[in-house]
Context: one part of a larger RNA
Molecule: small-subunit ribosomal RNA, 5' domain
Organism: metagenome
Order: sequence, then structure tokens, then C1' cells
RNA sequence: GAACGAACGCUGGCGGCGUGCUUAACACAUGCAAGUCGAGCGAGAAAGCUCCUUCGGGAGUGAGUAAAGCGGCGCACGGGUGAGUAACACGUGGGUAAUCUACCCUCGGGUGGGGGAUAACGUUCCGAAAGGAGCGCUAAUACCGCAUAACACCGCAGCCUCUUCGGGGGCUUCGGCCAAAGGGGCGCAAGUCCCGCCUAAGGAUGAGCCCGCGGACCAUUAGCUUGUUGGUGGGGUAAUGGCCUACCAAGGCAGAGAUGGUUAGCUGGUCUGAGAGGAAGAUCAGCCACACUGGAACUGAGACAUGGUCCAGACUCCUACGGGAGGCAGCAGUGGGGAAUAUUGCGCAAUGGGCGAAAGCCUGACGCAGCAACGCCGCGUGGGUGACGAAGGUCCUCGGAUCGUAAAGCCCUGUUGUGAGGGAAGAAUGUCCUCGGGUCAUGCCGAGGGGUGACGGUACCUCACGAGGAAGCACAGGCUAACUCCGUGCCAGCAGUCGCGGUAAUACGGAGUGUGCAAGCGUUGUUC
Repeated sequence: GAACGAACGCUGGCGGCGUGCUUAACACAUGCAAGUCGAGCGAGAAAGCUCCUUCGGGAGUGAGUAAAGCGGCGCACGGGUGAGUAACACGUGGGUAAUCUACCCUCGGGUGGGGGAUAACGUUCCGAAAGGAGCGCUAAUACCGCAUAACACCGCAGCCUCUUCGGGGGCUUCGGCCAAAGGGGCGCAAGUCCCGCCUAAGGAUGAGCCCGCGGACCAUUAGCUUGUUGGUGGGGUAAUGGCCUACCAAGGCAGAGAUGGUUAGCUGGUCUGAGAGGAAGAUCAGCCACACUGGAACUGAGACAUGGUCCAGACUCCUACGGGAGGCAGCAGUGGGGAAUAUUGCGCAAUGGGCGAAAGCCUGACGCAGCAACGCCGCGUGGGUGACGAAGGUCCUCGGAUCGUAAAGCCCUGUUGUGAGGGAAGAAUGUCCUCGGGUCAUGCCGAGGGGUGACGGUACCUCACGAGGAAGCACAGGCUAACUCCGUGCCAGCAGUCGCGGUAAUACGGAGUGUGCAAGCGUUGUUC
């Protein structure tokens, strides 16, 4: 000098864009953060309103609505954190002839005919609750046989081709084995269209596994290892492999640093520097790991699953003492820790995501607003004129000098501010309406129109008013830009360093003046 997720002191007008628990991966009250589909299925309220009434009630509507259940898809994304991890975790380059991939796209074929249950519901019962048990009824795109069936899989065999020599790809015969589900629109119907379902092949996307190389410290850590190293058989996985197991062999690693210890998420990028390098890894982006602590599997295309399950533990809460409930390292917010870090805000209008044929619903992702000079950038705090160089302050050699065109005064401007008026872009698609094309008809295609904004009456524009509301901080001995007076008297104090202060201190304190930056200025911390 530059930089910062900064903090502290003094000060503080505005706007834009960013950023904001670096400490206790400490504990958490409360609300919200993952649902959706009635065009898969069965069942199905109430209030209110209207009518009737024997005043007990009943009917209609609300409404096939709400709430719930079965079923499907999603919940493995998105969001948070960096505890662990020195590792194929990450980066980079490869391999997979050792693999998987829901939804999506392309293409081929198919979607026949049956069966038995079960929740919801009803009823009985247990429990303080959480919750649970028995009996009875019912549906499906839930579940299960059968049929059909391929280039899938298994078995026997033959041929061609590629190869890392392990095997892979293709063709052919025979035998065995494995599928499916319906729903909606239009039509008088036949049928047709759409959404699904099953299967085969290919793609896309995502992921698993393996390998070369690369990036911390300590040798005041020198030996480490028994599933250890390799083989065979078996198991397991989507898949290779001591991944697991039985047996066999005795190997494997290490001074080019094994093993042990300490520290640490890695990278793109960031800061600094002429560069080489050094430091660090906030925000944003990619990857990894974690979800109170430890362990485990289930479901599923995908998890060993942050707002799923089970077990154990610590902690907190409820309890009728028998037993239960919970997990903010999601968004806000609270306590605590700390030098220190924000609102229990608005909206799904946009972008994106989930579900749905769609309308739409959900979305603390996200878009916005609020708080904070925390940072960067921009603007303003006025402009011109004005010498009797006013008053006043300070200094003085008492002549004057200086603050100083500075002020006042006069003439203007209106950024900003205040008030008033107007007022966006971000919105176009889907849906709806009309017209046209197309179809037997609907779906479909095209054109036009209507409608949709949290921010927000915001940005912006115009008018009116009026210099009005808007400057501080540090420093002035040298380094280092900037000097005098007074007070103090090795005292009080200053100090980054050299050093100042013991009676004329440009170094302490105050004043005047000056210097440097400026809505900031200094200090501290850290890095280069």
C1' cells in the first nucleotide's frame, strides 16, 4: 500500500447493488417449511337456508361438498450445516467387455378371461393418553392364479465376428420359464380420440464401481499387518472385488516415509503480488459428508432416508405412574456463548419444483419488503457576485497579520427534500370467449379478444415551495502532508518506531490556524 462475512470509538443526508452467528454440530417455546390426484376406488357428514310438523321430528338444499380411508406418483429433489473425513473424499484424465437408471423421447408388439381378500364403514371392547383388539360388510389402476408371448432369462448344440484372452456382440434349432388395468371425451351405434398399463430395443439424463496423476504438518512417530496378501470353491450385489465365508499358500506395505499422531470438508474461484509465489476456501457454482448420539434394516428405480421406521443412549415434556411424546446444522424467532451478525414480514405475480388431462393445489425454493454505513458504487449538503477586507476569534515586533470572498448583502438554481398530480416495465402462456382450419364428432391447429402484480400507487415523469432539512473524523517533532499561543513542569500525560515532558514543550492538555480523507474517519485484529 492493498484486502476483509469484521469488531470498537466519534460522527452520520439519500439512492442502487450486494452482504450479514466466523463463537456453542449448545439447548430450543410458537408458527410455517411436502404434498397432490374424485378423469384409479368404495363410502360419505354438519352448520346454515327453505318447506312440512302430531312440536318428538321429518323432507329438500347445502353436497356427492368437507373431513377421513384404500390406491398412484412425489416425499432420495429443493433448503441447511461443515461435526466427521488426510480418504479414490476432492480435482483432473481414463476404464466399465464388471453395472443400474422412475418420470421423459424414438420405435416394434400387446392390453384376453377369472378369483379371493382388505381398509374405510358398522358393532362390541381395552386404555388417562398415545393407541389398540375382536366380530361383520364392501370397491379398485390394490392383491393372486390361468391364457397368450418376444431377439429377455435358463438348459443343450452349431456358425460368424471382436477381444484386455477373462470374455463380449450377432445369427440359428429345440425345450423350460416370465406380462398387463383400466379411466375419460365425442358419437344413436359401429367406432374414434386422449390419458394410462405390459413387454422388447434404442436414446437422453442421473448414478454405482475401478484406475493413473495432483494438492497439509510432525521422524522429538520406524517398523506396520492375520481377512492381513494371494489362490480355489461357495455366498452376496445392479455390478468387480476378502465385500463375506470355508479351505490352501505365506504373503503384503515401508526412508520415493509405511504405521502412528496433529490439523483440515475438497474444488472452480477469492485476496495479495510485476510475476513466481504466499494466504485463505464467507456469499455464488460443482462434488462429498452429516441430520440429538450410536447402530440397523424396511419400502422403493433410487435411501440405509434432516421434518420415515426399529433398537440402545443422553436430554426435554405429558402422565391417572401402567405408559407415552419429541429432535430448527429448513424460514423466522428464543435462551446461552461472544468483540460481533437481521423480521416470529408479504406473495406464489415471475422463475423453478411436486401432483393433476386440466382448472388448480402445495412450495420460508424463490421473488420481494423490513433491519444494519457491513461493503462497493453514485449523488447531495448549493451556484454566481460581493472589501468598508465588517463584527468576532487568534497571533503580534502594537505598525499590523490571519481566519477571508469566508460571512453579511444582492442575483440565481432546485439535484435532493416536502407537498400535490400522473404513473410503469416485469405478463405471457395455460384456462375462458369469438372466428377460421381439420374431424362423422370431440380432442387438435391457427388468429383475435378478455383476464392475471407480492413488490406498489413503488420506480419514473410533471408542477408548487424554498438555501431552506443534510459534515464529520484523524492528524500537524522526524519517518509523514500540515505551526503558533496559553496551561503544565520527568507531574499530568503521549508513543507505531526513534523518542517527548525536570519553567519559554511546533511531541502532554486546550485554543487558533493548517494538512489529509470525507458520509465517513480513525483504532484494533488478520492476510499478502